[in-house]
RNA sequence: CUUUUAUCCAGAGAGGCGGAGGGACCGGCCCGAUGAAGCCUCGGCAACCCGACUGGUUGGGAGUCUGCAAAGACACCAACAGCGACAGGGUGCCAAUUCCGGCAGAGCGAUUCUGGAAGAUGAGAG
Numbered sequence: 001c002u003u004u005u006a007u008c009c010a011g012a013g014a015g016g017c018g019g020a021g022g023g024a025c026c027g028g029c030c031c032g033a034u035g036a037a038g039c040c041u042c043g044g045c046a047a048c049c050c051g052a053c054u055g056g057u058u059g060g061g062a063g064u065c066u067g068c069a070a071a072g073a074c075a076c077c078a079a080c081a082g083c084g085a086c087a088g089g090g091u092g093c094c095a096a097u098u099c100c101g102g103c104a105g106a107g108c109g110a111u112u113c114u115g116g117a118a119g120a121u122g123a124g125a126g
Stems, first nucleotide, its partner, number of pairs: 001126008013042005021031003025102004043094003048090003053084001056080005063074004098118001103115004
């Protein structure tokens, strides 16, 4: 860079350096000298991947205990679900719904609704 797939109306910022831009693109509308981008430090959010944990469901068996037995309890192992939590590791994110629209359809006085495109992020493949 290309491609597959999931998600994108929730959530979460302080300080230092810096010094005029930023919100992907275009249009709009915003943010910004009460300090933009970028970098650093610390903090936080979230739960995509790895992964330990608590509880759950199902199954296993050559363990232990109780029991005359049937069986039960506990521990162990595996799978599943992904509710809880997420220590630790890899990312991501912390103005505004991805800030809104862009294309198509429905509706239509207008507001609007649905899908898509584009984009972002994760995981996989080339």
This is a predicted structure of a 126-nucleotide RNA (SAM riboswitch aptamer (S box leader)) from Candidatus Leptovillus affinis. NCBI's taxonomy places the organism under Bacteria, Bacillati, Promineifilales (SeqCode), Promineifilaceae (SeqCode), Candidatus Leptovillus. It matches the Rfam family "SAM riboswitch aptamer (S box leader)". Rfam's curators write: The SAM riboswitch is found upstream of a number of genes which code for proteins involved in methionine or cysteine biosynthesis in Gram-positive bacteria. The SAM riboswitch acts at the level of transcription termination control. The predicted structure consists of a complex stem-loop region followed by a single stem loop terminator region. An alternative and mutually exclusive form involves bases in the 3' segment of helix 1 with those in the 5' region of helix 5 to form a structure termed the anti-terminator form.